[in-house]
RNA sequence: GCACGAAAGGGCAAAACCGUCGAAAGGCGGUGACGCAAAGCCACUGGUCUAAAGCCGAAAGGCCAUGACAGCAGGGUUGCCGAAU
Numbered sequence: 001g002c003a004c005g006a007a008a009g010g011g012c013a014a015a016a017c018c019g020u021c022g023a024a025a026g027g028c029g030g031u032g033a034c035g036c037a038a039a040g041c042c043a044c045u046g047g048u049c050u051a052a053a054g055c056c057g058a059a060a061g062g063c064c065a066u067g068a069c070a071g072c073a074g075g076g077u078u079g080c081c082g083a084a085u
Stems, first nucleotide, its partner, number of pairs: 003085001004082002011036002016031006034071001040077003044074003047069003054063003
C1' cells in the first nucleotide's frame, strides 16, 4: 500500500407519525432507530416504481420517462480508524 473488518472516537438513519413540495412514484425538514464500513457522491449498465404530458381506443383501459429509487445489484469516484490475517 492492497485485501480485510476487531476496537475506539465519531457518522448515517428504515418503518411509523407530523409538516411541506409533487399528478404520482417520490423528495425535503422534524420526531424516531430497523439497520449500515462507504447507508458519502454519480442514473453509466441491468432492475424496480410512477404515468403528468403525449400516443392508441367508442369507452373501460392500454402504451410510453423526459419523472423517481444510490437503503435492489453491478460499475465509477472520494474517504475515517488500524486489532487479527